[in-house]
Context: one part of a larger RNA
Molecule: large-subunit ribosomal RNA, domain IV
Organism: Candidatus Nanoarchaeia archaeon
RNA sequence: GCAAGCCCAGGGAACUCGGCAAAAUAGCCCUGUAACUUCGGGAGAAAGGGUCUCAGCGCUUGAAGCCGCAUGGCUGCGAGUGCUGGGUGCAAUAACAAGGGGAAUUGGACUGUUUAAUUAAGACAUAGCUGAUUGCAAAUCGGAAACGACUAGUAUAAUCGGCGACGCCUGUCCAGUGCCAGUAUCUGAACAUCCGGUUCAACGGAUUUAAGGGCUGGUUAACGACGGAGGUAACUAUGACCUUCUUAUGGUAGCGCAAUGCCUUGCCAAUUAAUUGUUGGCUUUGCCAAUGGCGUAACGAGAUUCCUGCUGUCCCGGGCUUGAACCCU
Numbered sequence: 001g002c003a004a005g006c007c008c009a010g011g012g013a014a015c016u017c018g019g020c021a022a023a024a025u026a027g028c029c030c031u032g033u034a035a036c037u038u039c040g041g042g043a044g045a046a047a048g049g050g051u052c053u054c055a056g057c058g059c060u061u062g063a064a065g066c067c068g069c070a071u072g073g074c075u076g077c078g079a080g081u082g083c084u085g086g087g088u089g090c091a092a093u094a095a096c097a098a099g100g101g102g103a104a105u106u107g108g109a110c111u112g113u114u115u116a117a118u119u120a121a122g123a124c125a126u127a128g129c130u131g132a133u134u135g136c137a138a139a140u141c142g143g144a145a146a147c148g149a150c151u152a153g154u155a156u157a158a159u160c161g162g163c164g165a166c167g168c169c170u171g172u173c174c175a176g177u178g179c180c181a182g183u184a185u186c187u188g189a190a191c192a193u194c195c196g197g198u199u200c201a202a203c204g205g206a207u208u209u210a211a212g213g214g215c216u217g218g219u220u221a222a223c224g225a226c227g228g229a230g231g232u233a234a235c236u237a238u239g240a241c242c243u244u245c246u247u248a249u250g251g252u253a254g255c256g257c258a259a260u261g262c263c264u265u266g267c268c269a270a271u272u273a274a275u276u277g278u279u280g281g282c283u284u285u286g287c288c289a290a291u292g293g294c295g296u297a298a299c300g301a302g303a304u305u306c307c308u309g310c311u312g313u314c315c316c317g318g319g320c321u322u323g324a325a326c327c328c329u
Base pairs, nucleotide, nucleotide: 002323003322004321005320006319007318008317010315011314014313019310027051028050029049030048031047036041038165052087053086054085055084056083057082058081059080060079061078062077064075065074066073067072088092100308101307102306103305104304105303106302108299112124113123128163129162130161131160132159133158134157140149141148142147166295167294168293169292171226172225173224176223177222178219179218180217181216182215183214186213187212192207193206194205195204196203227245228244229243230242231241254287255286266282267281268280269279270278271277
């Protein structure tokens, strides 16, 4: 020097990507407990006190002995619980065992599931919401078929999608693509029929006609989409307003430098001595409404920031124990 442990003056995160690791907290009893909230929670919130032993004195309760005719009286004993005073130790849950706490933001509602052996999560699932198909010899699925699963089920059911508790909501567009319905007329292969083909045939022409197409409608919690230019208010600026081009419709509510913003370390405020951090606000070009939008108590080995306690993480090292190395033989 290495591995595993133990201790440390003063300081207390100055370490570091980051309190990683360690320390600290801890059981039981009593007091007490905020915002917020779906009224259940939050909550062991937080913050405090007690804890061993001896004596005395209470209270609750059990079961004895003696006296007494009896209500009862006296005497000690056991269990539990409390008050007062004393005693020991550094320390009384003395070992073992045994939460550190708080504030805020973010995504996911939650318990659950997952990459057996580098990823446990914000991914998957979920209850719930919603769309489509299906009347049972059903739809869907397996099989060449027979037949079978769903199903000893029957639309409050089954199957196939999407979103994902709950709360407030879910705007405009059916022009394109898809799907569904209709269609007097148009198009539309083979077969079939008729005609032609010197008699037969090949062959040629015509008629008829399915699906599909065309055409006409519907449909977005189907795939998806949701503009530009110019002018305008009594400082300036801005533009409620007006004009115009154009589209199927021109992004509504809500949110916003965000897990989404290039410029960007945006601007303002709070936090710090100092902050590319965090939180709150602004926002003209960003997001955007079941490819869900915005909130949200509770939950968590999720992510981020701060405060408090605590500490060898550090200032800055030192000492001790055990072991493996190492040295000598």